[in-house]
Molecule: transfer RNA
Organism: Candidatus Liptonbacteria bacterium RIFCSPLOWO2_01_FULL_52_25
């Protein structure tokens, strides 16, 4: 070069075209505790980018860029 697959909270993953994108773990505040661990209660925290299609996109097209992979 050419084809496939993946890209969403610090991480690890969910999410039929319609909810306020959810869990879990880390962080952070309160409880508890003589103190801390363990328990409980709360708060922050994301869809990789740009177009397009839709009444409406994390979902679908399309190019780009990042990372696997297969083949030459």
């Nucleotide at each position: 070069g050419u084809c496939c697959c993946c890209g969403u909270a610090g991480u690890u993953c969910a999410a039929u075209g319609g909810a306020u994108a959810g869990a879990a773990u880390a962080u952070c505040u309160c409880c508890c505790u003589c103190c801390g661990a363990a328990g409980g209660a709360g708060a922050a925290g994301a869809u990789u980018g740009a177009g397009g299609u839709u009444c409406g996109a994390u979902u679908c097209c399309u190019c780009a860029u990042g990372g696997g992979g297969a083949c030459a």